[in-house]
Molecule: transfer RNA
Organism: Ladona fulva
Parts: sequence; C1' cells; structure tokens
RNA sequence: AUAGUUCAGUGGUUAGAAUAUCUGCCCGGAAAGUGGAAGACCUGGGUUCGAGUCCCAGU
Repeated sequence: AUAGUUCAGUGGUUAGAAUAUCUGCCCGGAAAGUGGAAGACCUGGGUUCGAGUCCCAGU
C1' cells in the first nucleotide's frame, strides 16, 4: 500500500471526502451551476466476541 486519481478513517452500526466517470435539471447547444448513481481496504496467515486499524510472512 484504501474508489480511475489525490487523500481521510480511536479495534465496534452501512469505510467517507475531493476530483474524474455516468446521469437528471438547467441551456438553442456546450461550459458553468445544481441534484443523483456506480466505484475501494495489496496477497496469505495469526490475535480478538469483532481487524482497513494490532502481530507475522510475502510482493
């Protein structure tokens, strides 16, 4: 080492944000604006009631 990209995330309910993408509204058409949607915890073990978080190994 977490979403395509840049980053958050005290061991505890459904992992968030920005940007990008798609889309509704708006517009003569784009852009801008505004609402919505989809999208992620490097791999394998261990500890624990519970691991993105702690431990070990690997890349």